Overview: This is a predicted structure of a 595-nucleotide part of an RNA (large-subunit ribosomal RNA, domain I) from Candidatus Melainabacteria bacterium GWA2_34_9. It matches the Rfam family "Bacterial large subunit ribosomal RNA". The RNAcentral record of the full RNA draws on ENA and SILVA.
[in-house]
Context: one part of a larger RNA
RNA sequence: AGCAAACGGUGGAUGCCUUGGCAUCAGAAGCCGAAGAAGGACGUGCAAAGCUGCGAUAAGCUGCGGGGAGCUGCUAAGAAGCCUUGAUCCGUAGAUGUCCGAAUGAGGAAACUCUGUGGUGGUAAUGCACCACAAUCCAUACCUGAAUACAUAGGGUAUAGGAAGGAAAGCCUGUGAACUGAAACAUCUUAGUAACAGGACGAAUAGAAAACAAACUAGUGAUUCCCCUAGUAGCGGCGAGCGGACGGGGAACAGCCCAAACUGUCUACAUGUGAUAGCUUACAGGUGUUGUGUAGAUGGGGUUGCGGGACUUUCAGUCGGAGCUGUAAAUUCGACAUAGAGUCAGAAAAUUGUUAAUUAGAUGAACUCAACUGGAAAGUUGGACCAUAGGAAGUGAUAGUCUUGUAAUUUAAAAUUGACAAUCUCUAGAAAGUAUCCCAAGUAAGUCGGAGCACGAGAAAUUCUGACUGAAUCUGCCGGGACCAUCCGGUAAGGCUAAAUACUAUCUGAUGACCGAUAGCGUACAAGUACAGUGAUGGAAAGGCGAAAAGAACAGUGGAAAGCUGAGUGAAAUAGAACCUGAAACCGUUUGCUU
Numbered sequence: 001a002g003c004a005a006a007c008g009g010u011g012g013a014u015g016c017c018u019u020g021g022c023a024u025c026a027g028a029a030g031c032c033g034a035a036g037a038a039g040g041a042c043g044u045g046c047a048a049a050g051c052u053g054c055g056a057u058a059a060g061c062u063g064c065g066g067g068g069a070g071c072u073g074c075u076a077a078g079a080a081g082c083c084u085u086g087a088u089c090c091g092u093a094g095a096u097g098u099c100c101g102a103a104u105g106a107g108g109a110a111a112c113u114c115u116g117u118g119g120u121g122g123u124a125a126u127g128c129a130c131c132a133c134a135a136u137c138c139a140u141a142c143c144u145g146a147a148u149a150c151a152u153a154g155g156g157u158a159u160a161g162g163a164a165g166g167a168a169a170g171c172c173u174g175u176g177a178a179c180u181g182a183a184a185c186a187u188c189u190u191a192g193u194a195a196c197a198g199g200a201c202g203a204a205u206a207g208a209a210a211a212c213a214a215a216c217u218a219g220u221g222a223u224u225c226c227c228c229u230a231g232u233a234g235c236g237g238c239g240a241g242c243g244g245a246c247g248g249g250g251a252a253c254a255g256c257c258c259a260a261a262c263u264g265u266c267u268a269c270a271u272g273u274g275a276u277a278g279c280u281u282a283c284a285g286g287u288g289u290u291g292u293g294u295a296g297a298u299g300g301g302g303u304u305g306c307g308g309g310a311c312u313u314u315c316a317g318u319c320g321g322a323g324c325u326g327u328a329a330a331u332u333c334g335a336c337a338u339a340g341a342g343u344c345a346g347a348a349a350a351u352u353g354u355u356a357a358u359u360a361g362a363u364g365a366a367c368u369c370a371a372c373u374g375g376a377a378a379g380u381u382g383g384a385c386c387a388u389a390g391g392a393a394g395u396g397a398u399a400g401u402c403u404u405g406u407a408a409u410u411u412a413a414a415a416u417u418g419a420c421a422a423u424c425u426c427u428a429g430a431a432a433g434u435a436u437c438c439c440a441a442g443u444a445a446g447u448c449g450g451a452g453c454a455c456g457a458g459a460a461a462u463u464c465u466g467a468c469u470g471a472a473u474c475u476g477c478c479g480g481g482a483c484c485a486u487c488c489g490g491u492a493a494g495g496c497u498a499a500a501u502a503c504u505a506u507c508u509g510a511u512g513a514c515c516g517a518u519a520g521c522g523u524a525c526a527a528g529u530a531c532a533g534u535g536a537u538g539g540a541a542a543g544g545c546g547a548a549a550a551g552a553a554c555a556g557u558g559g560a561a562a563g564c565u566g567a568g569u570g571a572a573a574u575a576g577a578a579c580c581u582g583a584a585a586c587c588g589u590u591u592g593c594u595u
Stems, first nucleotide, its partner, number of pairs: 001594009015580001016544002020515002022512007029504002031166002039100003042055003046078001050074002061094006070082003105114003115134007136163003139159006170201001171199005181188001185237001211220002224251005234242002255496003262300010277290001278287002280329006305474001307439004311433005317336006338428005350423010361410003367383001369382004384401002386390001392404003445469007455481001476491005531538002551579001554566004
């Protein structure tokens, strides 16, 4: 030096474990913010670096309810205290809530600086301290007020009036790529995707036919979503690719309001006259601009395709009031009755009651039976019991009957939510006639240029619109994929609308042929931390003694609070805190063999 065996060191694989993750399902909730949010800075403890909580009332203060013996968070020991006169703790409602931040008195290099007005305190007085208010825009009301007479612009004041900023995904709108595919590439594709911007909601959008269909007189009946139809019909350098609808089956169902015609009132302007017009009608009186037209505001009316409505006429509950007067009729207003509806659309607010649920909880069966092994019994053997409870977790090994619970039953002072009822609120008829009026205009439609429709300009309808033109009012107008006719369907150019659908930052419960510390979220640990970077941003490593600290008194050695050796604890210390198991690489010690 090599080989072999035994025993070690180092190292931290493997096994076992799980405080943490991942995914799915169901339910809840779906917003917070000038009454100052989200997110931070700085403080705050007997002592206090970090986390957590809280805010100068600062690990907390108050009321109410629960709960019942300990408590002063993670965090041990000590100190000082609290607590059956009910603490800590849990729920609910309040109080406090520094500074920054939309940040809003002005400024600013966020957590700082400086100011004005009013008030309070203080001082001999100034300085000073504290409290409140002071941004902008919009809306509403009022006060003012130029050029310029009225006016307007402008200025100002007030208002628990509104906005602003934040939030994971979902939704709508605007702007809108490229890599890529076409085996290159330009139309095309990727894709109206990503990204950016704006906006809203708990969902959003859409939505009550100027819809489909059918082809000679069938049928359907708002929207949304799912399964088929169907990778079909089509579109397409007819390449790559893109890709319907009708119809059928389901989920869920809900329908409404205006504009206009006509009309009441008010305002403005124009016009009208001396007894004319008007004052509901008839007759008689009375009155004296109250009239007429246009425009605007606001009530009534009215809302559809067997076209509808206005208009005219006729009829229709009760009672009371109104008008210039009287009589009669009619009109109109109010109340009641009848009928219907309702706050989640179509108008809209609240109270009370009942009931259900959520936010703390409560009761809750049956072995502390024997023997054995063991450090320990829940194991084994033998017996017993409960079960609307044999889900689960814990307890010194594997427990229905030990603990927490589980099944089942039950509970709320306070707050919130739903359902129902009452109060309450709202609405109200029928027939006939005529063809006088109305039925959404720079609109429909056309031409040119684009876009969107599965549809790339095509035979290209339907939809949107930048430019230029530009209708009709029911004997009207639009559509049925150029266009025309017939026929059929509908009624545009105003608006609202629940449910079925999408999503999950957040809360609760359940589940898993999901992970088990190089896995699973980046984070099981003081993790978006340490650290890196001017910055945008990037971004770790790091779990396990034991059933219980019983965490090794005391002694020896030593420079030693190192280490080691005894002693002691423990079932075990080769479980000793560098702590479960403890592989390999790598480094040794001893023994044997070989050289």